[in-house]
């Protein structure tokens, strides 16, 4: 320098055939239970889906650029 893949909650990820309210587990917080803790059960909060633009009636999803990470070639 070129090419490929990835970026979604604090962490690990699903969602990629464009539409449904953006979800799960763990973690956090509150409660129940318990003498206390742990475990278990119930609930709550937490996301402008890496950034910016475009296409579209409609974008986490498609297109382009940039940033970061990983890999391959030179």
């Nucleotide at each position: 320098u070129u090419c490929c893949a990835c970026a979604u909650a604090g962490c690990u990820c699903a969602g990629u055939u464009g539409a449904a309210u953006a979800g799960a587990g763990c973690a956090a917080c509150g409660g129940a239970c318990u003498u206390c803790u742990a475990a278990u059960c119930c609930g709550u909060a937490g996301g402008u889906c890496g950034c910016a633009a475009g296409u579209u009636u409609g974008a986490g999803u498609c297109u382009u650029g940039c940033u970061g990470u990983g890999g391959a070639a030179a």